[in-house]
RNA sequence: GGCCCCAUAGUUCAAUGGAUAGAACAAGGCACUCCUAACGCCUAGAUGUAUGUUCGACUCAUGCUGGGGUCA
Numbered sequence: 001g002g003c004c005c006c007a008u009a010g011u012u013c014a015a016u017g018g019a020u021a022g023a024a025c026a027a028g029g030c031a032c033u034c035c036u037a038a039c040g041c042c043u044a045g046a047u048g049u050a051u052g053u054u055c056g057a058c059u060c061a062u063g064c065u066g067g068g069g070u071c072a
Base pairs, nucleotide, nucleotide: 001071002070003069004068005067006066007065010025011024012023013022018055027043028042029041030040048064049063050062051061052060
C1' cells in the first nucleotide's frame, strides 16, 4: 500500500428501512431488615464522525477516524 470484518449505555449484547433504540450486569434513590447482604420498586445513561439516498436510516452508499484479520 491492496482487500475483508467490526464500531449502539460504564460493561456484555439485541433491534425486517417505520412506536419514544431494548435487555442483563454495573451506578443512584426508595422500600424491607436491629444492621448488612439477598430480594422488590423506581431513576439516569448509548447509535465513532461527515456527507448522501429515502416520505422515513442503528440499518443502505461514499469519505474519514479507531480496532482486528489477510496479502504483498
A computed fold for a 72-nucleotide RNA from a Candidatus Parcubacteria bacterium, annotated as transfer RNA.
The sequence was found in a public genome assembly.